[in-house]
Molecule: c-di-GMP-I riboswitch aptamer
Organism: Candidatus Dadabacteria bacterium CSP1-2
RNA sequence: UUGACGAAAAGGCAAGCCUACCGUAAGAUGGGUACGCAAAGCUAAAGGGACCUCAAAUAGAGAGAAAGGUUAGCCUGGCUACCGAA
Numbered sequence: 001u002u003g004a005c006g007a008a009a010a011g012g013c014a015a016g017c018c019u020a021c022c023g024u025a026a027g028a029u030g031g032g033u034a035c036g037c038a039a040a041g042c043u044a045a046a047g048g049g050a051c052c053u054c055a056a057a058u059a060g061a062g063a064g065a066a067a068g069g070u071u072a073g074c075c076u077g078g079c080u081a082c083c084g085a086a
Stems, first nucleotide, its partner, number of pairs: 005084002012037002016033005022027001035073001041079003046076003049071005058062001
């Protein structure tokens, strides 16, 4: 120095809840708090899953194609990165 790894310390992020606000919704964003996280940084135009909207065909209940969207804190993949014991 590179790869792998995750002890310590510093620093970082922030589920849920409360609050303000945006969105038809899933959900997003700011503030407070703190369940957790070594990539809980980025990527949804890499693949799969989940969820929302609209709703074709069919239809008794029901089921929901195509299209559009959300989720990276659901998983795999890709890109980038702080610290440094074993």